This is a predicted structure of a 75-nucleotide RNA (transfer RNA) from candidate division WWE3 bacterium RIFOXYC1_FULL_39_7.
[in-house]
RNA sequence: GCCCCCGUAGUUCAACGGACAGAACGCGGACCUCCUAAGUCUGAAAUGCAGGUUCAAUUCCUGCCGGGGGCACCA
Numbered sequence: 001g002c003c004c005c006c007g008u009a010g011u012u013c014a015a016c017g018g019a020c021a022g023a024a025c026g027c028g029g030a031c032c033u034c035c036u037a038a039g040u041c042u043g044a045a046a047u048g049c050a051g052g053u054u055c056a057a058u059u060c061c062u063g064c065c066g067g068g069g070g071c072a073c074c075a
Stems, first nucleotide, its partner, number of pairs: 001071007010025004018055001027043005048064005
């Protein structure tokens, strides 16, 4: 330098053009308990950045940023 894949709650992952962007674990609150844990109920919390297409974008396109992999160069 070229090519491919990935980037979504604190973490690990869903959502392959349309619903309020969900789940598990974690965290806060309540109940329960002598206390804690467990259990039950409940709450907060996210689409890497900038553009484009579309009535509508997490999803499609472009550029950039970051991570991973392959190839090339290395007198």
Overview:
The sequence is in RNAcentral, with records from ENA. The coordinates come from a structure-prediction model, not an experiment, and the mean pLDDT is 81.